RNA sequence: GCCGCGGUAGUGUAGUGGUUAGCACAGUAGCCUGUGGAGCUGCUAGCCCGAGUUCAAAUCUCGGCCGCGGCC
Numbered sequence: 001g002c003c004g005c006g007g008u009a010g011u012g013u014a015g016u017g018g019u020u021a022g023c024a025c026a027g028u029a030g031c032c033u034g035u036g037g038a039g040c041u042g043c044u045a046g047c048c049c050g051a052g053u054u055c056a057a058a059u060c061u062c063g064g065c066c067g068c069g070g071c072c
Stems, first nucleotide, its partner, number of pairs: 001071007010025004018055001026044006048064005
């Protein structure tokens, strides 16, 4: 330099055009409990950046940045 894959809460991930962006861990509040970090309920927190297509984009297209792998 070229090619492929990926980037979504603090962490790990699902979501291939429209339904509230879902789940787990974590954090936090309450309940429960002899105690508890176990159990139950609620809350906090997210689409890497920019542009385009579309009535509508996490999703499709283009460019950029970053990571992983391959080729030279």
Molecule: transfer RNA
Organism: Candidatus Aenigmatarchaeota archaeon